[in-house]
RNA sequence: CGCCGAGCCCUGCCACCGCGUCGAGGUCCCCGGACAUCACUGGUGGCAGGGACGGGGGAACCAAUUUCCCGGGCGCGAUCCGACGGCCAGCCCGGCCGCGGCGAGCGUCCUAGGGGUGAAGCCGGUGAGAACCGGCCGGGCGACACUCCCGCCCGAACCCGACAGCUCACCUCGCAGGCGUCGGAGAG
Numbered sequence: 001c002g003c004c005g006a007g008c009c010c011u012g013c014c015a016c017c018g019c020g021u022c023g024a025g026g027u028c029c030c031c032g033g034a035c036a037u038c039a040c041u042g043g044u045g046g047c048a049g050g051g052a053c054g055g056g057g058g059a060a061c062c063a064a065u066u067u068c069c070c071g072g073g074c075g076c077g078a079u080c081c082g083a084c085g086g087c088c089a090g091c092c093c094g095g096c097c098g099c100g101g102c103g104a105g106c107g108u109c110c111u112a113g114g115g116g117u118g119a120a121g122c123c124g125g126u127g128a129g130a131a132c133c134g135g136c137c138g139g140g141c142g143a144c145a146c147u148c149c150c151g152c153c154c155g156a157a158c159c160c161g162a163c164a165g166c167u168c169a170c171c172u173c174g175c176a177g178g179c180g181u182c183g184g185a186g187a188g
Base pairs, nucleotide, nucleotide: 001180002179003178004177008051009050010049011048012047013046014045015044016043017042018041020040021039023038024037026035027034028033029032053174054173055172056171057170062165071110072109073108074107075106076105080101081100082099084098085097086096087095088094113163114160115159116158117157121136122135123134124133125132126131137155138154139153140152141151142150144188146186147185148184149183
């Protein structure tokens, strides 16, 4: 200087680093130079403020659904059930407590359902798997920018936690990281 990406811009203060000076005053000496401080200037980082930008949740209307179902571990556990135990009562029916079973529900943890950020997905084949190959689709690059062609590269990672259509108000999160390349034609 430029590129990918929402991941940028401005201001103030502080710290550090660099560059030098018509700068300011200061110290030193061999008297026109040296040294350090401050100021100015550039950069980096931190804090604060402002602006811009990108996501998620969330009504009505609309859409979808056509009423069946709602993952797993642990703990608590209503209701109901009992050829069980104890107590009350005792003629029977019964009541209370405990134990056992079923287990709505609640709490907590998890990730195979589902969802989200993102271009990072779908299908097929081989394979025990890991992985590989092909097609479709999506994203990026070839240094003004647009269209077309050609060539090259990528399709990761992370999060929520049984839950999420859209969505006014409203609520909430992010503002990281990485890279260093000159293909052709047309019109501007």